[in-house]
RNA sequence: GCCAGCGUGGCUCAGUGGUAGAGCAGCUCAUUCGUAAUGAGCGGGUCGUGGGUUCGAUCCCCACCGCUGGCU
Numbered sequence: 001g002c003c004a005g006c007g008u009g010g011c012u013c014a015g016u017g018g019u020a021g022a023g024c025a026g027c028u029c030a031u032u033c034g035u036a037a038u039g040a041g042c043g044g045g046u047c048g049u050g051g052g053u054u055c056g057a058u059c060c061c062c063a064c065c066g067c068u069g070g071c072u
Stems, first nucleotide, its partner, number of pairs: 001071007010024004018055001026042005048064005
């Protein structure tokens, strides 16, 4: 230099046009002499950045940024 994949709550990941969810973690309450475990509930995300298409974009298109892999 060229090609491909990935980027979504604190972490690991789903969601591939109709206004974002799960598990774990966190907080509160119950239970316990107390802790853990268990049960109930709660909060937390401008979906890497900027543009474009669309009535509508996490999703499609373009550029850029970061990470990983391959080729030279």